The RNA shown here (transfer RNA) has 72 nucleotides and comes from Macroventuria anomochaeta. The source organism's lineage runs through Eukaryota, Fungi, Pezizomycotina, Pleosporomycetidae and Macroventuria. It matches the Rfam family "tRNA". Its Rfam clan is "tRNA clan". By type it is a transfer RNA. Rfam describes the family as follows. Transfer RNA (tRNA) molecules are approximately 80 nucleotides in length.
[in-house]
RNA sequence: GGGUCGGUAACUCAGAGGUAGAGUGCGGGAUUGCAGAUCCUGAAGUCCCCGGUUCGAUCCCGGGUCGGCCCU
Numbered sequence: 001g002g003g004u005c006g007g008u009a010a011c012u013c014a015g016a017g018g019u020a021g022a023g024u025g026c027g028g029g030a031u032u033g034c035a036g037a038u039c040c041u042g043a044a045g046u047c048c049c050c051g052g053u054u055c056g057a058u059c060c061c062g063g064g065u066c067g068g069c070c071c072u
Base pairs, nucleotide, nucleotide: 001071002070003069004068005067006066007065010024011023012022013021018055026042027041028040029039030038048064049063050062051061052060
C1' cells in the first nucleotide's frame, strides 16, 4: 500500500429501512440470623465520525477513523 471483517448499555454480544434488545454488572425490593443463590423491579446507549439516498438510516451508498486478520 491492497483486501476483508468489525466499532451498538459499564462489560460480552444480538438486531432489523419505521425513533434499539439480551446476558453479566449496577440501584431498589422479596427471601435469609448475615451473606450467597433465587425471584420481582428500575436506571443506563450522540448505535465511531462526516456526507449522500429515502417520507424515515443503527440498517443502504461514499469518504474518514480506530481495531483484528490476510496479501504484498